[in-house]
Small-subunit ribosomal RNA, 3' major domain from an uncultured Chloroflexota bacterium, 462 nucleotides, folded computationally. The full RNA is in RNAcentral, with records from Greengenes. Its mean pLDDT, the model's own confidence on a scale to 100, is 84.
Context: one part of a larger RNA
């Protein structure tokens, strides 16, 4: 000087408390451990691994296993030699395919030497093989926490200190005052995007016209500016006006550093290893196994509900190998059909669902719950056995609100409700990421638990 303390002081944070909804029990989905396996590819492992890499494992992907092939190779560059029915296409035969053999057809440029191509050879290619403790880059975390430093000066033999401590204040090392310090940099804040109000310009679209609550630009607006109180000031408390008030809400933005944190399998890359194999091609299988254990979710256990009929109101997005209307068929998944749309125009999708009205069920393992299983189908795709989704009929399991413990959330939030999108042929999405609809409760307070900031103290630690 730091780090640490079941030392002290001050102060923050959904940290506790106060509340609301859960998880932990059940069934199922997904991930992981374990076990199994020919293989169940690899990585991630307290917070900060476990719906994570994976924003899509039937083949492919695919890195794993079994078996069958190839060896200058699936791909690049260079050199040497060779090659004319050559390159390329390819009947047929073997084969699961890859691959092998192979009738037949049959090129291009050219200065006619040759070139390109092909074959052979040599260098080399190749490696998702190892090392993230050799690395770059990127990322997580402390933490959006308020800190981390420098120049000059001063103090100290020195390590260092001072500044950055102190008194106030703030979300903030934010600002004020003081002070052997005076300044400065990286952070904070602001500048950026979005949302809330108004003005204005324009108007493809909305059945038409006008409009504008819509869209796209430009601009205004909020600054503790005004008033009262308080204070030395900074500021704080209250008020007016205002769509908005003291950072208005949200996002992007992550200082010096810490964890030899993560990633050699995104990519790049040193070293090491491999080269008839640790390379590469193909078929099939596996990544989907199942006595168990954990993590994250979905659906429930019902009456604030289930079911039936009727009825109302969105927003974000996406669409040409695409979105697919009307009409018809089918109980339905879906099929036929073909209009429109390169999209404010047409379509998904405007009839969202929860909601509201009426009816029924009457506390029951039920008209709750939907697992599981049987049967029959639809669609995608070369192909749904291992191993797809969806539909219909039948079947109807556990489950009566969950031990110790534990998670999220302070407002348009939680909770509940549906809708879109990416990936994508299809989909195991209940995930992820957005969108709107309905819309709470509680906060006395900082003693305690967890994490953090500043000052101080102890230390046999560095």
């Nucleotide at each position: 000087u730091g780090a640490c303390g079941g030392g002290g002081g001050c102060c923050c944070g959904c940290a506790c408390a106060a509340g609301c909804a859960g998880c932990g029990g059940a069934g199922c989905g997904u991930g992981u451990g374990g076990u199994u396996u020919a293989a169940u590819u690899c990585g991630a492992u307290g917070c900060a691994a476990c719906g994570c890499g994976a924003a899509g494992a039937a083949c492919c992907u695919u890195a794993c296993c079994u078996g069958g092939g190839u060896u200058u190779g699936a791909c690049a560059u260079a050199c040497c030699g060779g090659u004319a029915g050559u390159a390329g296409g390819g009947c047929g035969c073997c084969g699961a395919a890859a691959g092998g053999c192979a009738a037949c057809c049959g090129a291009c440029c050219u200065u006619u030497g040759g070139g390109a191509g092909c074959c052979g050879g040599u260098a080399c290619a190749g490696g998702u093989g190892c090392u993230g403790c050799a690395u770059g880059g990127c990322u997580g975390u402390c933490g959006u926490c308020a800190g981390c430093u420098c120049g000059u000066g001063u103090c100290g033999u020195g390590a260092g200190a001072u500044g950055u401590u102190g008194g106030g204040u703030u979300a903030a090392g934010u600002c004020c005052c003081g002070c052997a310090a005076c300044g400065a940099g990286c952070g904070c804040a602001a500048c950026c995007c979005u949302u809330g109000u108004c003005g204005u310009a324009u108007g493809u679209u909305u059945g038409a016209a006008u409009u504008g609550u819509c869209a796209u630009g430009c601009g205004a607006g909020a600054c503790u500016g005004c008033c009262c109180g308080u204070g030395a000031a900074a500021g704080c408390g209250g008020g007016a006006g205002g769509a908005a008030g003291g950072u208005g809400g949200g996002g992007a933005u992550g200082a010096c550093g810490u964890c030899a944190a993560g990633u050699c399998a995104g990519c790049a890359u040193g070293g090491c290893c491999u080269u008839g194999a640790u390379a590469u091609c193909c078929a099939g299988g596996g990544c989907g196994a199942c006595a168990c254990a954990c993590a994250c979710g979905c659906u429930a256990c019902a009456a604030u509900g289930g079911c039936g009929c009727g009825u109302a109101c969105a927003a974000u997005g996406g669409g040409a190998c695409g979105c697919c209307a009307a009409g018809g068929c089918g109980c339905g998944a879906g099929c036929c059909g073909g209009a429109g749309c390169c999209a404010a125009u047409c379509c998904c999708u405007c009839g969202a669902a929860a909601g509201c009205g009426c009816g029924u069920c009457g506390u029951a393992g039920u008209u709750c719950g939907g697992a599981u299983u049987g049967g029959a189908g639809u669609c995608u795709g070369c192909a749904a056995c291992u191993c797809g989704a969806c539909u219909c009929c039948a079947u109807g399991a556990a489950g009566g609100c969950g031990g110790a413990g534990u998670u999220g959330c302070u407002a348009g939030u939680a909770a509940c409700c549906g809708c879109g999108c990416g990936u994508c042929a299809g989909c195991c999405a209940u995930a992820g990421u957005g969108c709107g609809g309905u819309g709470a409760a509680u906060g006395c307070g900082u003693u305690c638990c967890c994490g953090g900031g500043c000052c101080u103290u102890g230390u046999a630690c560095a």
It matches the Rfam family "Bacterial small subunit ribosomal RNA".